The RNA shown here (transfer RNA) has 74 nucleotides and comes from a Candidatus Magasanikiibacteriota bacterium.
Lineage of the source: Bacteria > Bacteria candidate phyla > Candidatus Magasanikiibacteriota.
Its mean pLDDT, the model's own confidence on a scale to 100, is 86.
Rfam family: tRNA.
The RNAcentral record of the sequence draws on ENA.
RNA sequence: AGCGGGGUAGAGCAGCCCGGCAGCUCGCAGGGCCCAUAACCCUGAGGUCGUGGGUUCAAAUCCCACCCCCGCAA
Numbered sequence: 001a002g003c004g005g006g007g008u009a010g011a012g013c014a015g016c017c018c019g020g021c022a023g024c025u026c027g028c029a030g031g032g033c034c035c036a037u038a039a040c041c042c043u044g045a046g047g048u049c050g051u052g053g054g055u056u057c058a059a060a061u062c063c064c065a066c067c068c069c070c071g072c073a074a
Base pairs, nucleotide, nucleotide: 002072003071004070005069006068007067010026011025012024013023020057028044029043030042031041032040050066051065052064053063054062
């Protein structure tokens, strides 16, 4: 070089097939509850969706190239 899987919030993941508000759990911050802590409840912050380009009114999603990780084979 070849084949397969993966890259989305601090962590773990869904969403991609079939284009149309970017989500879930945990974590974090604030508040409530409590004598207090944990638990529980409410609210919030946090995203160049690996990179670049193309198609489109519109791209995480479709197309092309590349990068990184894991595995297979050699």